[in-house]
RNA sequence: CAAGUAAACCGGGUGACCGCUCCGGCUUCGCCGGAGAGGAAAGUCCGAGCUCCGUGGGCAGGAUGCUGGGUAACACCCAGGAGGGGCGACCCUACGGAAAGUGCCACAGAAACAUACCGUCCUUCUUCGGAAGGAUAAGGGUGAAAUGGCGAGGUAAGAGCUCACCAGCGACCGGGUGACCGGUCGGCUGCGGUAAACCCCAUCUGGAGCAAGGCCAAAUAGAGGGACUAUGGGUAAGCCCGGCCCGUCCCCGGGUUGGCCGCAUGAGCUGGAUGGUAACAUCCAGCCUAGAUAGAUGGUCACCGUCCUUCUUAGGAAGGAUACAGAACUCGGCUUACAGGUUUACUUGACCC
RNA sequence: UCCCGGGUCGUUCAAUGGUAGGACAGGGGCCUUUGAAGCCUCUAAUCCAGGUUCGAGCCCUGGCCCGGGAGCCA
Numbered sequence: 001c002a003a004g005u006a007a008a009c010c011g012g013g014u015g016a017c018c019g020c021u022c023c024g025g026c027u028u029c030g031c032c033g034g035a036g037a038g039g040a041a042a043g044u045c046c047g048a049g050c051u052c053c054g055u056g057g058g059c060a061g062g063a064u065g066c067u068g069g070g071u072a073a074c075a076c077c078c079a080g081g082a083g084g085g086g087c088g089a090c091c092c093u094a095c096g097g098a099a100a101g102u103g104c105c106a107c108a109g110a111a112a113c114a115u116a117c118c119g120u121c122c123u124u125c126u127u128c129g130g131a132a133g134g135a136u137a138a139g140g141g142u143g144a145a146a147u148g149g150c151g152a153g154g155u156a157a158g159a160g161c162u163c164a165c166c167a168g169c170g171a172c173c174g175g176g177u178g179a180c181c182g183g184u185c186g187g188c189u190g191c192g193g194u195a196a197a198c199c200c201c202a203u204c205u206g207g208a209g210c211a212a213g214g215c216c217a218a219a220u221a222g223a224g225g226g227a228c229u230a231u232g233g234g235u236a237a238g239c240c241c242g243g244c245c246c247g248u249c250c251c252c253g254g255g256u257u258g259g260c261c262g263c264a265u266g267a268g269c270u271g272g273a274u275g276g277u278a279a280c281a282u283c284c285a286g287c288c289u290a291g292a293u294a295g296a297u298g299g300u301c302a303c304c305g306u307c308c309u310u311c312u313u314a315g316g317a318a319g320g321a322u323a324c325a326g327a328a329c330u331c332g333g334c335u336u337a338c339a340g341g342u343u344u345a346c347u348u349g350a351c352c353c
Numbered sequence: 354u355c356c357c358g359g360g361u362c363g364u365u366c367a368a369u370g371g372u373a374g375g376a377c378a379g380g381g382g383c384c385u386u387u388g389a390a391g392c393c394u395c396u397a398a399u400c401c402a403g404g405u406u407c408g409a410g411c412c413c414u415g416g417c418c419c420g421g422g423a424g425c426c427a
Base pairs, nucleotide, nucleotide: 001349002348003347004346005345006344007343008342009341010340012304013303014302015301016300017299018298020036021035022034023033024032025031026030038324042335043334045333046332047331048330049329050209051208052207053206056241057240058239059238061205062204063203064202065201066080067079068078069077070076081095082093083092084091085090096200097199101198102197103194104193105192117140118139119136120135121134122133123132124131125130148166149165151163152162153161167189168188169186170185171184172183173182174181175180213261214260215259216258222252224251225250226249227248228247232246233245234244235243254426255425256424268287269286270285271284272283273282274281275280305322306321307320308319309318310317311316354423355422356421357420358419359418360417363377364376365375366374371407379395380394381393382392383391400416401415402414403413404412
């Protein structure tokens, strides 16, 4: 210098004028002062807080799925293991179980889980073309996939039949909290794939959601329809039993479109110290940081910054652009979108000293 | 704000994980003097991106788009 890898971060600034929302104050109907979007406020995909219903038991259902830790919790995070990719820095993984059972594996192929089409070999027969019986799974062919791979020995031909190496399985020993790793022994090689098919195993799991829920105010019409009559109906996702209630539920119709709380001090933010590889935890000090209800957080001008294009007298000038997006009960995560830019650490290659 | 449902030819409906099919519409042809009807034939699609699988419209994950519902009182 070029090409990359990982992580962290910024994502316009200043001034003037005119506005908007909230809070506080005052000499209170107008002034002053203060505060006013994000890293994703988004998707609503997970996990919680909070609120109401249930609060007894079982089933069904759902979720997670290598190990250890973190956390209020998680499908998140950290560290590690195994497998895969990359020359490398590094990255990715839905990564339990297929000798518990069931299902499926189209077409092709003899055969897709229990088999032999061609072939090879042996025996018998022969009309010498071959036929019958048997052995075999090395070779050919089909397929996404054909019963360990490859080489040698062996054999009638063959075959883990035997041997070396590799792969897998089992037992033992050693290391590790563990996933797992290393070594030795045993021919042990037993009949594939699929669990993002049913299922099995382990662990977790009640439902609904701030339009939850509570209070106040206003207005109106329920003599409308239906289900069920105690062996019934209801009990706010499904079923059964138990408990509780006895008129309960559903549809249709009527009124209203107001206010307050919930609702801004919280698993909070910043800095430091300590423990821990880390995620994170503990302690100390400081800080208060939007709260609307059809929804405020904006507009114009000037200068500057960044990028692009054109011109150029190389000083600069002109024009254009300046991302994604935008709170609505609140947090912790994940995922997705994002113009342009900064910093740090590292890798590979080329060149120079 | 919250909770649900759904994306297949131009339209409307199908399709056990195994060649995406029908009806209407559109183009061409046959028939007819011409048109309609009828018959034959052609064109035309799985919302997007990944993954599981030998194989995905179907199974899984993420995104995009469309549609619906939920206030309070009595």
Molecule: RNase P RNA; transfer RNA
Organism: Chloroflexota bacterium